[in-house]
RNA sequence: AUUUGCUCAGAGCGAAUCCGGAGAAAUCCGGAGACGCAGAGCAACGGGGCUAAGAAAGCGGUUCAUGCAUGAACCGCUUUGAUGCCAGCCGAGCCGCCAAA
Numbered sequence: 001a002u003u004u005g006c007u008c009a010g011a012g013c014g015a016a017u018c019c020g021g022a023g024a025a026a027u028c029c030g031g032a033g034a035c036g037c038a039g040a041g042c043a044a045c046g047g048g049g050c051u052a053a054g055a056a057a058g059c060g061g062u063u064c065a066u067g068c069a070u071g072a073a074c075c076g077c078u079u080u081g082a083u084g085c086c087a088g089c090c091g092a093g094c095c096g097c098c099a100a101a
Stems, first nucleotide, its partner, number of pairs: 002101004012037002017032006035088001041094002045091003048086003055080012
């Protein structure tokens, strides 16, 4: 340096669930807790997945305006859709511990 994770050592991380906090939500942070993990370290680049606040469209309602069948504002419902999120879904990238060959 390369490959591998059978063996050795010292460690590390922390699923579900519960409590507190942030957030519209997905989810994240702290504490408790361990299902598991040899990269369950970093990082949303590609694929994939989650959410839908704001926005747009449709439908309905209320109010207002007027040239009376149209317009505007507001409210409710539905749909679309990241700019939000997931690295413990996969690939690519970066950095790293021990051992064996």
A computed fold for a 101-nucleotide RNA from a Nitrospirota bacterium, annotated as c-di-GMP-I riboswitch aptamer. The model forms 100% of the base pairs in the Rfam consensus. It was read from a public genome assembly, where an Rfam model found it.